[in-house]
Predicted 3D model of a 1437-nucleotide RNA (small-subunit ribosomal RNA) from a groundwater metagenome. The coordinates come from a structure-prediction model, not an experiment, and the mean pLDDT is 82. Its Rfam family is "Bacterial small subunit ribosomal RNA". Rfam links the family to the GO terms structural constituent of ribosome and ribosome.

RNA sequence: AGAGUUUGAUCCUGGCUCAGGAUGAACGCUGGCGGCGUGCUUAAUGUAUGCAAGUCAAGGGGGCCGUCUCCGCAAGGGGACGUGCAACCGGCGGACGGGUGAGUAAUACGUGGGAAUCUACCUGGAAGUUGGACAUAGCCGGCCGAAAGGUCGGGUAAUUUCCAAUGUGAUCGCGAGAUUAAAGAUUUAUCGCUUCCAGAUGAGCCUGCGUCCUAUCAGCUUGUUGGUGGGGUAAUGGCCUACCAAGGCGACGACGGGUAGCUGGUCUGAGAGGAUGGUCAGCCACAAUGGGACUGCGACACGGCCCAUACACCUACGGGUGGCGCAGCAGGGAAUUUUCGACAAUGGGCGCAAGCCUGAUCGAGCGACGCCGCGUGGAGGAUUGAAGGUCUUCGGAUUGUAAACUCCUUUUACGAGGGAAGAUUAUGACGGUACCUCGCGAAUAAGCCGCUGCUAACUACGUGCCAGAAGCCUCGGUAAUACGUAGGCGGCAAGCGUUAUCCGGAAUCAUUGGGCGUAAAGAGUUGCGUAGGCGGAAUGACGCAUCUUGCUAUAAAGCCCGUGGCCUAACCACGGUUUUUGGCAAGAGAUGGUUAUUCUUGAUGUAUUGAGAGGGUGUUGGAACCGGUGGUGGAGCAGUGAAAUGCGUUGAUAUCAUCGGGAACGCCGAAGGAGUAGUCAGACACCUAGCAAUACCAUGACGCUUAGGCACGACAGCUUGGGGAGCGAAGCAGAUUAGAGACCUGCGUAGUCCAAGCCGUAAACGAUCUCUGCUGGUUAUCGGGAUUUAUCUCGGUGACGAAGCUAACGCGUUAAGCAGAGCGCCUGGGGAGUACGAGCGCAAGCUUAAAACUCAAAGGAAUUGACGGGGAGGCGCACAAGCAGUGGAGCGUGUGGUUUAAUUCGAUUUAAAGCGAAAAACCUCACCAGGGUUUGACAUGGAUCUGCAAGCGCACGGAAACGUGUGACCUUCGAGGGUGAUCCACAGAUGCUGCAUGGCCGUCGUCAGCUCGUGGCGUGAGCUGUACCGUUAAGUCGGGUAACGAGCGCAACCCCCACCAUAUGUUAAAUAUUUCAUAUGGAACUGCCCCUUUUGGGGAGGAAGGCGGGGAUGAUGUCAGGUCAGCACGGCUCUUACACCCUGGGCAACACACACCCUACAAUGGCGAAAAACAACGAGUUGCAAACUGGUAACAGUAAGCUAAUCUCUGAAAUUUCGCCUCAGUUCAGAUUGAGGUCUGCAACCCGACCUCAUGAAGGAGGAAUUGCUAGUAAUCGCGAAUCAGCAGGUCGCGGUGAAUACGUUCUCGCCUCUUGUACACACUGCCCGUCAAGGCAGCAAAGUUGGGGGCACCCGAAUGGGCUUUUAGCUCAGAAGGUGAAACCAGCGAUGAAGCUUAAGUCGUAACAAGGUAUCCCUACCCGAAGGUGGGGAUG
Repeated sequence: AGAGUUUGAUCCUGGCUCAGGAUGAACGCUGGCGGCGUGCUUAAUGUAUGCAAGUCAAGGGGGCCGUCUCCGCAAGGGGACGUGCAACCGGCGGACGGGUGAGUAAUACGUGGGAAUCUACCUGGAAGUUGGACAUAGCCGGCCGAAAGGUCGGGUAAUUUCCAAUGUGAUCGCGAGAUUAAAGAUUUAUCGCUUCCAGAUGAGCCUGCGUCCUAUCAGCUUGUUGGUGGGGUAAUGGCCUACCAAGGCGACGACGGGUAGCUGGUCUGAGAGGAUGGUCAGCCACAAUGGGACUGCGACACGGCCCAUACACCUACGGGUGGCGCAGCAGGGAAUUUUCGACAAUGGGCGCAAGCCUGAUCGAGCGACGCCGCGUGGAGGAUUGAAGGUCUUCGGAUUGUAAACUCCUUUUACGAGGGAAGAUUAUGACGGUACCUCGCGAAUAAGCCGCUGCUAACUACGUGCCAGAAGCCUCGGUAAUACGUAGGCGGCAAGCGUUAUCCGGAAUCAUUGGGCGUAAAGAGUUGCGUAGGCGGAAUGACGCAUCUUGCUAUAAAGCCCGUGGCCUAACCACGGUUUUUGGCAAGAGAUGGUUAUUCUUGAUGUAUUGAGAGGGUGUUGGAACCGGUGGUGGAGCAGUGAAAUGCGUUGAUAUCAUCGGGAACGCCGAAGGAGUAGUCAGACACCUAGCAAUACCAUGACGCUUAGGCACGACAGCUUGGGGAGCGAAGCAGAUUAGAGACCUGCGUAGUCCAAGCCGUAAACGAUCUCUGCUGGUUAUCGGGAUUUAUCUCGGUGACGAAGCUAACGCGUUAAGCAGAGCGCCUGGGGAGUACGAGCGCAAGCUUAAAACUCAAAGGAAUUGACGGGGAGGCGCACAAGCAGUGGAGCGUGUGGUUUAAUUCGAUUUAAAGCGAAAAACCUCACCAGGGUUUGACAUGGAUCUGCAAGCGCACGGAAACGUGUGACCUUCGAGGGUGAUCCACAGAUGCUGCAUGGCCGUCGUCAGCUCGUGGCGUGAGCUGUACCGUUAAGUCGGGUAACGAGCGCAACCCCCACCAUAUGUUAAAUAUUUCAUAUGGAACUGCCCCUUUUGGGGAGGAAGGCGGGGAUGAUGUCAGGUCAGCACGGCUCUUACACCCUGGGCAACACACACCCUACAAUGGCGAAAAACAACGAGUUGCAAACUGGUAACAGUAAGCUAAUCUCUGAAAUUUCGCCUCAGUUCAGAUUGAGGUCUGCAACCCGACCUCAUGAAGGAGGAAUUGCUAGUAAUCGCGAAUCAGCAGGUCGCGGUGAAUACGUUCUCGCCUCUUGUACACACUGCCCGUCAAGGCAGCAAAGUUGGGGGCACCCGAAUGGGCUUUUAGCUCAGAAGGUGAAACCAGCGAUGAAGCUUAAGUCGUAACAAGGUAUCCCUACCCGAAGGUGGGGAUG
């Protein structure tokens, strides 16, 4: 000191969260020692038991006990002694010490002052201490009672009490004068007593200032405020009382409500501050709850009294007793200790003293509760980096010098011995403690949390959106460094984490130190103006604020600095400084203030001139519109995207004349003018207000701002009365639509208009408060002045822009710049401008204005994309123009579905569907049924065994695989090779994951794009380059340019075809030439001419002309596109099976749906015959096969040639010629079926192809829709090849014949560039709104109900105090608690109601974001399932 988190990315605003410190803490895991501190924060709940306040015998009388002594036989009596004992009277103490924080917001506390007081014990001083008397407890006796205790009688003392005397003195009184005291003890020394004056200490009272939240508490008060008399007190005072007056307090917050002991200090913070008030110290308050007095120097008294109440205990039921201070117990709670020792020290009470008492205190005990210190060993130790663990690429790495092992030490612990200070001269609880010495032996001693980022520290396994984690962002859906475990590592350490709370970070309430155009925030106008705040120039005075100096206060402790003492530290002691704000005195005189006298620049007035929709009232005008009357006229008009409703033959629309009515004012008119704002527009008149300029006229600071207040305030709306042409919420119809409560159309009521009153809100906006000063310019315009008509100047209204500011956009003399004064407002989003309360209003409603709960964002500006039923430009068989089709039929193939034992698997919009498959009868084969095998059908290695082997042949069983049996071989007769068997490692898998992957492929798309370096711009994301103007097939090229260059793409280089040349010549042909073939070159480049700036257009020549035609070639990337079943490969899974072998079946099923072909529906045809023609690419030895013969044919037989320019496949077909058919389900079409055959093959049943004969189905040109193609193309015709034993309607190639059309880019689809809007970024298949339905949550209202505190009225009235009176019994007043009643307030619950928030996949629509498909939004009114719609006015966001 910062960091994470809003976004695809960026900057800003803004909240949430974290890292730090702290605690009287608690909880979890763990735990060696010592020192010093600290320990019921909750129930101010209740308390068993013990102790916590006594002491004095030198105040008193008596009693008891002991010792001695005397008398006595004894019982007993007398006397003396004892610092003996304790009850009673008396004195002092008990008002301190100890506890707690309930109450208290001021009778308190802190701080500073004051006058009207008292003060036992203590100190100093003055003066005294004389004489008497009456009681009473104890005691004795009687009585009552369970007890506690009480009562009656007798008698007694004093430092108890009373009377008298004296009066230094004190009090009263003007004075004379009056009143007023004492106590002795004891035996030589003191202690006392009384009065007074002082002091000291302590206490009471008054007062200035300071001291929490709330205005949704705004008015409070009747002893209230003051006075007089009286009373009362130690003392002032409404403290109390009688009378008089009507005051007193309050926005500088009275009164009310809530909360709370205050302070020194403590924690935190850089500080200012914020939070807090436990321990220690000062003050206050309280003592079960409430009231009261007594005694006393002092109390309205914690361990005293009286009364009432609640609770508890004892009881003989009559009555009585009690109040946690220290320990302890119960209860409550997350939670807080021993029923300990001692008065040794310090302090207190009493006492002359010795001494007694002291749960104050000093100590010990318990608790890691905190702080501090120490330890749990140190050194060496690696050629075996041991073993074990973990990971592994299997090589190793790591744990790790760590261990073992060697040497050493002994803090601590343990054992033994000695042994303090604290005490003065005596007394030591702590305590045989601290400490010292010796001994022993590495011995007795390490955990907790974390490891995705923030934040130091990573791997494996398990799990599989599960279990779980999480402070925030988030992690987990089969390869999780985020869950759980392990290893390793990091941090701290006798502790470590978690939870709670406070401060910090947070400049996130901002005095220091923030903001308000668009992020939250300038009030509708400040128009008038109060309180308040601030205020021009000069001089003098004062010295209030202010400043300086001195004194004083600010207790001690604490903090800080220094020094010292415990071994050190914590801790403690001593000394010192500081802080803060007061008080008093002296001084200063700047600034503020007060006062006095001036000034003119601020402000105002006056005069002159001027402009204007400024306001109010009245009068008046024309156009348009509607209506009435009359005329002309005759079929439509009106309306829309298209229509309909509507009007019209009872005469509309159109047109002419005339009359009536209401509202609004064309042109001028404008970026214009006026006004505080809202707003203001025909003309004229009257009334009235403001503004500007000029002047150097007047006053002389008269000013600025302004909480509350008053006034004004669009539209809509409300009340009353008018008015009503047009328009027009609601309403009624017509359309549109899935629906249409809307948009569109026709009608139409309130309203819009006027008068009077209310309402008080708007996107009331410049989203920009008012005033003042200062700070470059350019340009336009309105009003005025000056002028030499160049221009200058004053006041306004606009545009652009220096500096500067701003997150950016932008603002910029009309500031959002630089400063000053005052006011208002903001503090995350939602809930909510809502609820409740209050004020206002006729109502609608307005103003003021929360909380619970919920989220981690919400938001501003700008950037790049994507998208738009936004715009501009361009392209493509994209549309259009054409040709031929598909979709209908039959069949074929593929797919879906269904079926099945199995119908193996994959591909599913374009970009799956004659696709993987360039060939499913077996095999293929992965599927199913059945039969078999288990180191395996296949590979490698190891161990053991193997000459009766395996393999081969044969035989048997079997469907086969396989099993069983049997025969034969070489040889150097060993070993070895080889083979086989058994066992172990392992093989094997078309099993899963294409969302773990490689490779390959599809697609956008052969679209023209995609980037980089340097430089420049921007805070940045990014931009520029790559935009613009032309052009191109092209980011192709040119011009221009803060860019200059470059790369991948385009083009070209490669192949084929078209032309030519050269060379060669196997084959074809007799030869040559030519064709042809092979190879190498040439040719075309806008090169030439015209137009033209380039591009481009036209032309010539040429086989070919503007890319000559075709192919190969596929940028950055997108689609988690496809493929684990082609191959490879990570991980997972199976291992007598998910592996392997075999037989048979299946992949070929069949109601149906889709995709792609084929063949047709016929005459541009079919058939037949004979004849005539013309190809190219290819293939061939397990092959192609001529020719001949046989067969109707498929084909068979025999067989030449050919390893191919040689032989064969190989007769091309459409075409041409002739004949028949004559428009029909046909001589079209050929499905289906029957019979008979051929070929391949181990085998054609499921399930091949072909041939012959026979059979002869649908189909007569195909709905919505949709496909291909721009030239040697479409269409049409045949041929070949791969696969292949066989099987082609598919695929890949080849040639033959050979068209039509393109105006053009409006529309459909796709693409490219620029621009614009955006609430989208998974990017429009986006986002997103509201009702309804369901679950959950917290609030609001609510009949009522429960509780609480306080007040009021009345009843009752204890103790106690006052008053009166017959003075001893009454009366009366006040008076706590209690009871009753009505009302208000606060809080809890509450059927139900209405809203809100929230919840992976509910319903209805589509409101908003793009022109969001009717631009959106604001206020208001009405309406509607819902978002919403419409009317009026307003804003542009």